[in-house]
């Protein structure tokens, strides 16, 4: 230099044929439960979907360009 994957909540990931509220599972907060703890039961907080730009009526999800990580080829 040249190619690929990947980047979603704090963590580890699902969602990527464009349209319903952006979700799980751990963790974390309150309650319940308990003599207390952990276990277990209900409930809540928590996200600019790496960034900018385009396409669209609409974008996590197409295009592009960027920035970090990875692996492959020189």
């Nucleotide at each position: 230099g040249g190619g690929u994957g990947c980047a979603u909540a704090g963590c580890u990931c699902a969602g990527u044929c464009g349209g319903u509220c952006a979700g799980a599972g751990c963790g974390c907060c309150a309650c319940c439960c308990u003599g207390a703890u952990a276990a277990g039961g209900u409930g809540g907080a928590g996200g600019u979907c790496c960034u900018g730009c385009g396409u669209u009526c609409g974008a996590a999800u197409c295009g592009c360009a960027g920035u970090g990580c990875a692996c492959c080829c020189a």